About this RNA: The part of an RNA shown here (small-subunit ribosomal RNA, central domain) has 347 nucleotides and comes from an uncultured bacterium. The full RNA is in RNAcentral, with records from ENA and SILVA. Its mean pLDDT, the model's own confidence on a scale to 100, is 87.
[in-house]
Context: one part of a larger RNA
RNA sequence: UUGGGUUUAAAGGGUGCGCAGGCGGGAAAUUAAGUCAGCGGUGAAAUCUGGGCGCUCAACGUUCAAAUUGCCGUUGAAACUGGUUUUCUUGAGUGCGGUUGCAGUAGGCGGAAUUCGUUGUGUAGCGGUGAAAUGCAUAGAUAUAACGAGGAACUCCGAUUGCGUAGGCAGCUUACUAAGCCGUAACUGACGCUCAUGCACGAAAGUGUGGGUAUCGAACAGGAUUAGAUACCCUGGUAGUCCACACAGUAAACGAUGAUUACUAGUUUUUGGCGAUAUGAUUGUCAGAGACUAAGCGAAAGUGAUAAGUAAUCCACCUGGGGAGUACGUCGGCAACGAUGAAACUC
Numbered sequence: 001u002u003g004g005g006u007u008u009a010a011a012g013g014g015u016g017c018g019c020a021g022g023c024g025g026g027a028a029a030u031u032a033a034g035u036c037a038g039c040g041g042u043g044a045a046a047u048c049u050g051g052g053c054g055c056u057c058a059a060c061g062u063u064c065a066a067a068u069u070g071c072c073g074u075u076g077a078a079a080c081u082g083g084u085u086u087u088c089u090u091g092a093g094u095g096c097g098g099u100u101g102c103a104g105u106a107g108g109c110g111g112a113a114u115u116c117g118u119u120g121u122g123u124a125g126c127g128g129u130g131a132a133a134u135g136c137a138u139a140g141a142u143a144u145a146a147c148g149a150g151g152a153a154c155u156c157c158g159a160u161u162g163c164g165u166a167g168g169c170a171g172c173u174u175a176c177u178a179a180g181c182c183g184u185a186a187c188u189g190a191c192g193c194u195c196a197u198g199c200a201c202g203a204a205a206g207u208g209u210g211g212g213u214a215u216c217g218a219a220c221a222g223g224a225u226u227a228g229a230u231a232c233c234c235u236g237g238u239a240g241u242c243c244a245c246a247c248a249g250u251a252a253a254c255g256a257u258g259a260u261u262a263c264u265a266g267u268u269u270u271u272g273g274c275g276a277u278a279u280g281a282u283u284g285u286c287a288g289a290g291a292c293u294a295a296g297c298g299a300a301a302g303u304g305a306u307a308a309g310u311a312a313u314c315c316a317c318c319u320g321g322g323g324a325g326u327a328c329g330u331c332g333g334c335a336a337c338g339a340u341g342a343a344a345c346u347c
Base pairs, nucleotide, nucleotide: 004318005317006316007301008300012315014201015200016199017198021194022193023192025088026087027086028085029084030083031082033081034080035077036076037075038074039073040072041071042070049065050064051063052062053061054060091191092188093187094186095184096183097182098181099180100179103177104176105175106174107173108172109171110154115149116148117147118146119145120144121143125136126135162169163168206247207246208245209244210243211242216240220236221235222234223233258314259313260312261311262310263309266292267291268290269289270288271287272286273285274284275283276282296303297302320347321346322345329340330339331338332337
């Protein structure tokens, strides 16, 4: 390299958009680049292969043929691929009519709870644990009632539900933005699929500047436990947790399962839409979300129309364990660090 693979053995990029590239629907005409056929030229000799011949045989030598699967030219063919032109509608998109949702951004509002403050009632404990202690409390705590402040999160509904490309998204409401699905078949007429490099988005933690700080809470302090206890438990508590702007760019970023298309028995539940009907059960269909299973696949577990089945196109990735996602170099970053990414040696 060919072959083989990527749910769990090594291996699917975190996700999308998308230039180049690769691949690409039906019909007709044309062209002749690929393709196929004929002919010509060339493809040195030696070597190799086959048939003769010569050394007593053989090695060896010699002669003829074949081969040299290639390249160039020329004459044709026109099914397939490509190019050009015309055309079609089923792929794709647009329109129109409906409809769905925790989809996004910005603003406004609401109640419960925690904490704190003020005031009232009230008196000796409260709190915490396996048990305690640190802590709080006669300067009146805990409890209880009223009022106030402020920040963060939204009980029930709630689901095996829904939406979003992924990350993710849940109190109510307004504005703006985007999307899917269904129905229709008016319009465009292959406008498609995938996508190295690139660009954008990307939980939590982290970073910078400025705010905010109720709760919780790395670090830290104290109390316990213990042989010790730099922990688990308890009392406190800074960064952080929240907001704005900017950076960072990683996760068991998981369905550990790339995207798209077509095809391949069924049963059952459910979400959204559109139908049929005995209008209420029932039932058809399209798009999703689950469970079970036939065939098939699989090392098995399992998977099974939401495939890990049968095929096609494109991308990404794997090649024994450790060393190691390390070193060095380069690129990015304020830094933390990220990306790319070895070898010696060893088993």

Rfam family: Bacterial small subunit ribosomal RNA.